A computed fold for a 253-nucleotide part of an RNA from Candidatus Vidania fulgoroideorum, annotated as large-subunit ribosomal RNA, domain VI. Its mean pLDDT, the model's own confidence on a scale to 100, is 80.

Context: one part of a larger RNA
RNA sequence: CGUAGAAAAAUUGAGAAGUUCUACUUUUAGUACGAGAGGACCGAAGUAGCAAUACCAAUGGUGUUCCAGUUGUACUCAUAAUGCAUUGCUGGGUAGCUAAGUAUUGAGAAAUAACUGCUGAAAGCAUAUAAGCGGGAAGUUCUCUUCAAGAUUAAUUUUUCCUUAUUAUGGGAAUGUUCAAGACUAGGACUUUGAUAGGUUAAGAGUUUAAACAUAGUAAUAUGCAGCUUAUUAAUACUAAUUAUCCCAUUGU
Numbered sequence: 001c002g003u004a005g006a007a008a009a010a011u012u013g014a015g016a017a018g019u020u021c022u023a024c025u026u027u028u029a030g031u032a033c034g035a036g037a038g039g040a041c042c043g044a045a046g047u048a049g050c051a052a053u054a055c056c057a058a059u060g061g062u063g064u065u066c067c068a069g070u071u072g073u074a075c076u077c078a079u080a081a082u083g084c085a086u087u088g089c090u091g092g093g094u095a096g097c098u099a100a101g102u103a104u105u106g107a108g109a110a111a112u113a114a115c116u117g118c119u120g121a122a123a124g125c126a127u128a129u130a131a132g133c134g135g136g137a138a139g140u141u142c143u144c145u146u147c148a149a150g151a152u153u154a155a156u157u158u159u160u161c162c163u164u165a166u167u168a169u170g171g172g173a174a175u176g177u178u179c180a181a182g183a184c185u186a187g188g189a190c191u192u193u194g195a196u197a198g199g200u201u202a203a204g205a206g207u208u209u210a211a212a213c214a215u216a217g218u219a220a221u222a223u224g225c226a227g228c229u230u231a232u233u234a235a236u237a238c239u240a241a242u243u244a245u246c247c248c249a250u251u252g253u
Base pairs, nucleotide, nucleotide: 001150005161006160007159008158009157010156011155015147016146017145018144021049022048023047024046025045026044027043033038050106051105052104053103054102055101059099060098061097062096066092067091068090069089070088071085072084073083074082108142109141110140115135116134117133118132162252169249170248171247172246173245176190177189178188179187196240197239198238199236200235201234202233203232205229206228207227213224214223215222216221
């Protein structure tokens, strides 16, 4: 821009893409078959691989924003604490993210190809074909997942609106606090009639027993009370979401 008014929402599905996969084991059964050696179809069950999707309760990874240990050096009379050395190195680890982890799915149906049949004439026979009726593939079409009306053949359904006039009302945006949403947009929550984020308090979870003090020991040190704590949960207006601002409301060749 079009879809002959505009807007909002919900659908249909022409069409497109993906998937529809594979192997092994057990059983049927050492059965059918075969002199023997050997050795099935069909059917049933299980396992694994591969692919896809989702998730983080458990198993792990990461976790330079958490805790602890420790080396050198600097600061200090000394202790404590701290800086630098790849986060100095090392041992753990919350949330989130994640796979190597967990869960689910890859069920089926129809018409057919090659091929193979039944009945059966033309042509007293024969013949799967001429009338008629079957079987038959990882392929085709449905089924399953995703997109989809620019499908110009531009679809369908529902709802709302069109005039009072600068005032009021309604809706929206931006600004602001932000998110399990996010490249940016967009989307969700909130904006004092408030738990949206931060802070605080409590809890959870992590680390492992801080400093000081006490006790034991000549001492190094050990023990006791713990301490610190990121992303989690709950409560709580302490702080910031204040005031102010902008846009739209169209009778349709």